[in-house]
RNA sequence: GCAGGGAUGGUGUAACGGCUAGCAUUUUGGUCUCCAAAACCGACGAUCUCGGUUCGAAUCCGAGUCCCUGUG
Numbered sequence: 001g002c003a004g005g006g007a008u009g010g011u012g013u014a015a016c017g018g019c020u021a022g023c024a025u026u027u028u029g030g031u032c033u034c035c036a037a038a039a040c041c042g043a044c045g046a047u048c049u050c051g052g053u054u055c056g057a058a059u060c061c062g063a064g065u066c067c068c069u070g071u072g
Stems, first nucleotide, its partner, number of pairs: 001071007010025004018055001027043005048064005
C1' cells in the first nucleotide's frame, strides 16, 4: 500500500430501519443484620467524529480517526 473485521455507560455485551437504546458488572441510596458480607429494591451513567439517504438511522451510504487480523 491492498483486503477483511471492529468502535455502544467506568468495564463486558445485546438491539428486523420503528416505543423511553436492553442486560450484567462497577459506583451510589435504601431494606435486611448486633456489625459486615450475601440477598432484595431503587438511582446515575453510553451509540468514535462529520456529512448524506429516509417519515424515521446504533443499524444503510460517503469521508475521516483509532484498534485487530490477513497479505504484497
Transfer RNA from Spirulina sp. SIO3F2, 72 nucleotides, folded computationally. NCBI's taxonomy places the organism under Bacteria, Cyanobacteriota, Spirulinales, Spirulinaceae, Spirulina. Rfam family: tRNA. The family's RNA type in Rfam is transfer RNA. Rfam's curators write: Transfer RNA (tRNA) molecules are approximately 80 nucleotides in length. Its mean pLDDT, the model's own confidence on a scale to 100, is 82.